[in-house]
């Protein structure tokens, strides 16, 4: 300190999510060992058993037990202390509870210390005990009858103090309070031990005073949780007075009297919580948090009460009610683990019924002593920190083995293993501390009178424990695991798996090559631990004091007035709150930080510092706020003149139009529409002329002009008022400026009550459009829209820009309303200063559009509002409101985005410009018919596959009867090739069975080469078996390579370096022109380049040079025939070379280029061809080939027969023949090119009607042959018909090929003669030697061509031209598209699930309020009843105590709410769910611009209907700006 997720890409918002640290944690693996520290977070649920407070005989009596006395012991009782401390827990509790700083002149205070003054005389009891008696018992009593005290009770003195009445002095906070003095009352144990005969003394109690310490109790200031969807609250409630009560102030409590008290600086309510010191994290500031340890508060089974004491309203006391448990003879009894261990439950979860009082401490006691689950140790738990170990050193044949491999290797790996060493831990044997003595006994000595106190000295005590430790020995033996490996984030390969199984913290991964699932190797981290989960701080500047924002991203209230509030111009004096500096207190201790020192280090622990940013008081300062006096005039406000303006009200005029309504004219249609019809009209409409009525709105002037706070305002006039601007002066003296609440005003629309009603017009009704069409279009038409009053209070109430409040900070223009100043013939012009509207721009700001003196600039001030999307501005409660509603405002739940600007592609039923047989213009075709051939379906055992808009469908197939051939049906089987081993035979070449045939059985002939030691060996082939392997038209073209197809022969496609932009990207490639072209020119932040175009290749048109055989023949000769001589001219063959370059003229032009001439065989890329940029289509093709990965192995290989690919109601797409006279028939007799040929073309003659036969000459071809070109051209016929047109089909009889023509070749003859008469919607081709006709050859085959490729022959028609349809370029604009419009997206509805709201209602919880009730208790009190101390001679009586009764009051009843939480048949909408159903709402102009508010209306998405908004395209026009 950051990073990862929104997009194709990019900036910026903004949310999620990791990394880091914490833990009383749990949880899964694992698990060697010490120290130190922690352990019921949940049920303040319930508890069995043991223990947790008892102690003193030096307070007492009696009585027991040691045989009895003395004397010792244990110990019920009664007395004194102590049980209010220690331990536990956190329920309540938002509080003086708590934490800080005061106060208490308003207090208390055992035990302890100092002092001081005392300790006197008497009495009366009572338990214990004894004995009656009830009851099973327990707990607990009843009645008699003894006794004691340091238990109780009365008297006396009375330093002091206290209390009544006075008196005086000090000092004060004005309340008192100290002091001094008179005066009234008030205490107690002549006790205990010890020493002594005794007097006495010593110890200790005891009873008053002051005064300390150590506690305690009360007041006060500040301070620290949420909720305003809690806004009023309160009756003893606030105060007085007076009285009671308390240790002590007060309403603490009563009487009475007075009406108060508290609150937006948040009362009351409501949830939630013990508080603090400190803890964890953070740079800090701050957030969380509140165990252990320290401090303080509640609390003790639940509720109440009180008693005793110094202290309680008392955890191991008491009485009471209530819940629960136990025991019970049913009459009563008994209990409280939130002590310490344990149980049982609950729980994801937290421990031993352990030792010991040795040390700390604490209780009693003079003391020994007891007692003490405080506390000290020990167990269990890796639950936390810290430290150790688990070996170290050498060792490369890189061993074995695992893993991987491109098979060569690479890795675990110096790692082992072996050599050499060590012994922390663990075994085993021994030795052994500290904590314990400055403490207390006892004993001894000295001081003292003293056995008292002091001083020394000797002894005596360890639970942990034979523990730390420390020697010896023991052997490397016995001690490493979890998590991770796509990215973030260190770490990668194999396998299995196939969108399953599973992983995930996010983004995401998984559909057959997964570094991301689940195993191995391997790595990476960390290590007795490692991950996982929940929590909490951080990163988060993600609530923003430090330190965010609000035009478009979430964010400015619709606008003003204006209250608390905040905040405030200048100058001077004063104060000393704020604000600054010192000082003192105090901020417990531990704990964090310094620092020394202790356990071997460390954790831990001890010492001392420092800090503790805080309150609190006292002293100074006076700049600055604040508070105060006096001043000033720039702010602000006010007279005063003065013009501008749709500013509001209100009243009255006008003129146009619209409708209607009466006459006139005058006839057949009007009227609407894209087109058409609901309508109106012969009853007289529209049309046109007069009259009239009514009601709403004001044309042109009219402008980014005016005016107003906004909303909003416009036709004249008049009367009433409201702001705002200028100018001159004066005048108040800071009156200012914002502004929570609160008031008002607020467009449209709607609502109420009367009115009005022309025109438009929601709902509605027709009428059309449409698949529908509750819509857009059209006819009508109510409410409304108009007036009045009175509601609503919302709008895209907008600049989406609070107030503009105030100050600054370049400039240019131009409206507009004023002044000034100069000058005028001026409505002219120029300067210039205030206001106001706008448009460009400089800094600067802005994620960027962009703002830019009207800021969104640099500062101040106050207000108001955001803090991820969705749910939802919704639900529930609350205010308003008749109502519609509006305001105010949520949470479960769900996603990982959701936005903003801008960027580059696509793409728009956006624009502009431009191209193409794209249209148009034309010829000809397809779709109808017959056949062919492909494809679909459809049928089979099989009808192999593939190819599917254009860019599949006479396509792969340049040719399925076997074969092909991959399908199906039978028969068979390791078919062939290569390598090695081993055997037999060399080879080789025949016959025979049976079979459909592959194959398979039996048999014959038959031996070669080489060497050789004569057995044999060996090259070569065959065949047999073994080994590994082969084979696969099996699957995947979405795993590939190659090669194609398409956009498209379209003009694009990009780099370098520069420059511009935070950045994707621009820029060059835009613009102006030209071109078939990104082709050239200009121009210009760009210059330059590179694939693409063009040219270079080839064919073809002309010529010229060479060359002439197998080609040619003018010239000469010659023939039947260039057939021979001959020729080399021409034609032609084929090398080479020339030819065009806008080169030359005219014209336009700035150039480039266009036009148009000439020349020329060709003229503007001359004609055709090859040649296909960067990408697109997950396009094709695994079945041409090749190839990863999967899968087959007596079969999905591989042979063979047959069958099949050729089916047949049918549907398309390619062709052929045709329908005929521009033609068929039939005779005649011309002219191409280009190409083929030895497995071959095959001439002649011959034979057959022909297909073809038979013989055969030439020909490896410019030779020789196929070979005949045909159409056209001359002559004949046909005469318009289903024809002498058309050939289908189909019945005979034939040639060929081939081993074979049944399924299923092709041809040929005679015979037959279908359909069909020019083809519907629709669509295709083609611009010149084309189209169209018309023949020829070729591959491919044994044979089969209407396919296909080539070649010539004849040979047109048309283009005005770019509105439109397809398709492409290029600019430019929207855009929510970017798998890219075959896009993205909205709602109803049906299923599944999830959580919410409403609900007749039920069932709880908590709490109010008014009765009723009253246990125990305290207090109160007239009567009554008992009564040892006191008075009284007695009677008797005061004190007390009992019952009663009464106030107060705890459970518990009752009746009426408020608040909440459970559940509820139904019902609301919501969110989520790979392929549902209906439509097409919004995104382009989204097909009717869109959105907002309000009304109505519809299945729905939405549609109309008023007002408003640009956050609307697109053309044109209007103003205005800037530049020339």
């Nucleotide at each position: 300190u950051g990073a990862g997720u929104u997009u194709g890409a990019u900036c910026c918002u903004g949310g999620c999510u990791c990394a880091g640290g914490a833990c009383g944690a749990a949880c899964g693996u694992u698990u060697g060992c010490g120290g130190c520290g922690g352990g019921c977070c949940u049920a303040a649920c319930a508890c069995a058993u043991g223990c947790a407070a008892g102690u003193c005989g030096a307070a007492c009596g009696g009585g027991c037990u040691a045989g009895c006395a003395a004397u010792a012991g244990a110990a019920a009782g009664u007395g004194g202390c102590g049980c209010a401390c220690g331990g536990g827990u956190g329920c309540g509790u938002a509080a003086c509870a708590c934490g800080u700083g005061g106060g208490u002149a308003a207090u208390c205070a055992a035990c302890c210390c100092u002092u001081c003054a005392g300790c006197u005389c008497g009495g009366a009891a009572u338990a214990a005990c004894g004995g009656u008696g009830g009851g099973a018992a327990a707990a607990g009593g009843a009645g008699c009858g003894c006794u004691a005290a340091u238990a109780c009770c009365g008297g006396a003195c009375g330093c002091g103090u206290c209390u009544u009445c006075g008196g005086g002095a000090g000092c004060u906070u004005c309340g008192g309070c100290u002091c001094c003095u008179g005066u009234c009352g008030c205490a107690a144990a002549a006790g205990a031990c010890c020493c002594g005969c005794a007097a006495g003394g010593g110890u200790u109690g005891c009873u008053a005073g002051a005064a300390g310490a150590c506690g305690a109790g009360c007041c006060c200031g500040c301070g620290g949780c949420c909720c305003a969807u809690c806004a009023g609250u309160u009756a003893g409630u606030u105060g007085g007075u007076g009285a009671g009560g308390u240790a002590a102030u007060g309403g603490c409590u009563c009487a009475c009297c007075a009406a108060g008290g508290c609150u937006a600086a948040g009362a009351c309510g409501g949830g939630u919580a013990g508080c603090u010191g400190g803890u964890c994290u953070g740079a800090g500031a701050g957030g969380a948090u509140g165990a252990u340890c320290a401090g303080c508060c509640a609390c003790a089974c639940u509720g109440g009460a009180a008693c005793u004491g110094a202290g309680a309203c008392a955890c191991g006391g008491u009485c009471c009610a209530g819940a629960c448990u136990c025991c019970u003879a049913c009459g009563g009894g008994a209990g409280g683990c939130a002590g310490c261990a344990g149980u049982g439950g609950g729980g994801a979860a937290u421990a031993u019924u352990g030792c010991g009082c040795a040390a700390u401490g604490g209780g009693c006691g003079g003391a020994a002593g007891c007692c003490u689950g405080a506390c000290g140790c020990a167990g269990c738990c890796a639950c936390g920190c810290c430290g150790c170990g688990u070996g170290a050193g050498u060792g490369a044949u890189g061993a074995a083995g695992g893993a991987u491999u491109u098979c060569g290797g690479u890795u675990c790996g110096u790692a082992a293993a072996g050599c050499u060493c060590u012994g922390u831990g663990g075994g085993g044997a021994g030795a052994g501390a500290a904590g314990a003595a400055u403490a207390a006994a006892g004993c001894c000595u000295g001081u003292g009178a003293a056995g008292a106190g002091c001083a020394g000295g000797c002894c005596u005590u360890g639970a942990c424990g034979g523990u730390a430790u420390c020697u010896c020995u023991u052997u490397a033996g016995c001690a490493a695991g979890c998590a991770c490996c796509g990215g973030c984030u260190a770490a990668c390969u194999c396998c299995g798996u196939g969108c399953c199984a599973g992983c995930a913290g996010c983004c995401g991964c998984g559909g057959u090559a997964a570094u991301a699932c689940g195993g191995a190797g391997g790595g990476u981290g960390u290590a007795a631990a490692c991950g996982u989960u929940g929590c909490u701080c951080g990163g988060a500047a993600u609530u923003a004091u430090u330190g965010g924002g609000c035009g478009u991203a979430a964010a400015g209230c619709g606008c003003a007035u204006g209250u608390a509030g905040g905040c405030g111009g200048u100058c001077u004096g004063g104060u000393a709150a704020g604000u600054u500096g010192g000082a003192u207190g105090u901020g417990a201790a531990a704990g964090c930080c310094c620092a020394g020192g202790g356990c071997u280090c460390a954790a831990c622990c001890c010492u001392g510092g420092a800090a503790g940013u805080g309150c609190a008081u006292c002293c100074a300062a006076a700049a600055c706020u604040g508070c105060u006096g006096a001043a000033c005039u720039a702010g602000a406000a006010u007279c005063u003149c003065g013009g501008a303006g749709g500013g509001g009200g209100u009243c009255g005029g006008a003129g146009a139009a619209u409708u209607c309504c009466c006459g006139g004219u005058g006839u057949a249609g009007a009227g609407g529409u894209g087109a058409a019809a609901u309508u109106c009209g012969u009853a007289g409409a529209u049309a046109u002329c007069g009259g009239g009525a009514g009601g709403a709105a004001u044309a042109c002037c009219a402008g980014u002009g005016g005016c107003g706070a906004a909303g909003g305002c416009g036709c004249c006039g008049a009367c009433c008022u409201g702001g705002a601007c200028g100018a001159u002066g004066a005048u108040u003296g800071a009156c200012g400026c914002u502004g929570a609440g609160a008031u008002g005003c607020g467009a449209a629309a709607g609502c109420a009550u009367g009115g009005g009603g022309a025109g438009c017009g929601a709902a509605c009704a027709g009428g059309a459009u449409u698949a529908g069409a509750u819509a857009c279009c059209c006819u009508g038409g109510u409410a409304g829209u108009c007036c009045a009053u009175g509601c609503c209070g919302u709008a895209a109430a907008c600049g989406a820009u609070g107030a503009a409040g105030u100050g600054c900070u370049a400039g240019a223009u131009g409206g507009u309303g004023g002044g000034a100043g100069a000058u005028u013939u001026g409505a002219c012009c120029c300067u210039u200063u205030c206001g106001u509207c706008a448009u460009c721009g400089u800094a600067g700001c802005u994620a960027a559009c962009g703002c830019a003196u009207u800021a969104a600039g640099c500062a101040c001030u106050c207000c108001g509002c955001c803090u991820g999307g969705g749910g939802a501005g919704u639900a529930c409660g609350g205010u308003c409101g008749c109502a519609a509603g509006a305001c105010u405002a949520a949470a479960a739940c769900u996603c990982a985005a959701a936005g903003g600007a801008a960027u580059u592609g696509a793409c728009g039923g956006g624009g502009g410009c431009c191209c193409g047989c794209a249209c148009a213009a034309g010829c000809g075709g397809u779709g109808g018919a017959g056949c062919a051939u492909g494809u679909g379906g459809u049928u089979u055992a099989a009808u192999u596959c593939g190819a599917c808009g254009c860019a599949a469908c006479g396509c792969g197939c340049a040719g399925a009867a076997c074969c092909u051939u991959a399908c199906c049906u039978g028969g068979g089987u390791u078919a062939a090739a290569u390598c090695c081993u081993u055997c037999a035979g060399a080879a080789u070449c025949u016959a025979g069975c049976a079979g459909a045939a592959a194959g398979g059985c039996u048999g014959g002939a038959g031996u070669g080469c080489c060497c050789u030691u004569c057995g044999g060996g060996g090259a070569a082939u065959u065949g047999a078996a073994g080994c590994g392997a082969a084979g696969g038209u099996g699957c995947u073209g979405c795993a590939u390579g190659g090669c194609u197809g398409u956009c498209g022969u379209c003009a694009g496609c990009u780099c370098g370096u520069g420059u511009c932009g935070u950045g994707a990207g621009a820029u060059g490639u835009u613009g102006g022109g030209u071109u078939a072209a990104g082709u050239c020119c200009c121009g210009c932040a760009a210059c330059g380049a590179g694939c693409g175009u063009a040219a270079c290749c080839c064919c073809u048109a002309u010529c010229g040079c060479c060359a002439g055989u197998u080609g040619c023949c003018a010239u000469u000769a010659u023939u039947u025939a260039g057939u021979u001589g001959g020729g080399a001219a021409u034609u032609c063959u084929g090398g080479c070379g020339a030819g065009a370059c806008u080169g030359c003229c005219g014209g336009u032009u700035a150039a480039a280029a266009c036009c148009g001439g000439a020349g020329g065989a060709a003229g503007g890329u001359g004609g055709g061809g090859a040649u296909g940029a960067c990408g697109u289509c997950a396009a094709g093709u695994c079945a041409u080939c090749a190839u990863g990965g999967c899968c087959c192995u007596u079969a999905u290989g591989c042979c063979c027969a047959g069958g099949g690919u050729g089916u047949c109601g049918c549907a398309c797409g390619u062709g052929c023949u045709a329908c005929a006279a521009u033609g068929g028939c039939c005779g005649g007799g011309a002219c191409a090119g280009a190409g083929g040929g030895c497995u071959g073309c095959g001439a002649a003659c011959c034979c057959g009607c022909g297909a073809g036969g038979g013989u055969a000459a030439g020909c490896u071809a410019a030779u020789c042959u196929c070979a005949a070109a045909a159409a056209a051209c001359c002559a004949g016929u046909c005469u318009c018909a289903g024809u002498u047109c058309g050939g289908a089909u189909u019945g005979g009889a034939g040639u060929c090929u081939g081993u074979a023509a049944c399924u299923c070749g092709a041809c040929u003859c005679c015979a037959u003669g279908a359909a069909g008469c020019u083809g519907g919607a629709a669509u295709c081709g083609c611009u010149a030697g084309u189209a169209a006709u018309c023949g020829g050859a070729g591959a491919u085959u044994a044979g089969u061509a209407c396919g296909c490729u080539c070649c010539g022959g004849u040979g047109a028609a048309u283009a005005u031209g770019u509105u439109u349809c397809c398709g492409g370029g290029c600019c430019u604009u929207g855009u929510a598209u970017a798998u890219a419009c075959c896009g993205c997206c909205c709602g109803u509805c049906a299923c599944a699930c999830c959580a919410u709201g409403g609900g007749a209602g039920u069932c709880g919880g908590u709490u109010g309020c008014u009765c009723c009730a009253g246990a125990a208790g305290u207090g109160g009190a007239a009567a009554c009843c008992u009564c040892a101390a006191c008075c009284g001679c007695a009677a008797g009586g005061u004190a007390a105590g009992g019952c009663c009764c009464u106030a107060c009051c705890a459970a518990g009843g009752a009746g009426c709410g408020c608040c909440u939480g459970g559940u509820g048949a139904c019902u609301g909408g919501g969110g989520c769910u790979a392929a549902g159903u209906c439509g097409u709402a919004a995104c382009a102009a989204g097909g009717u611009a869109g959105c907002c508010g309000u009304a109505g209306g519809g299945g729905a998405a939405c549609c109309u209907g008023c007002g408003g908004c640009u956050g609307g395209a697109u053309c044109a026009c209007c103003u205005c700006c800037u530049u020339a």

A computed fold for a 1524-nucleotide RNA from an uncultured prokaryote, annotated as small-subunit ribosomal RNA. Rfam family: Bacterial small subunit ribosomal RNA. RNAcentral holds the sequence, with entries from ENA. Model confidence (mean pLDDT): 81 of 100.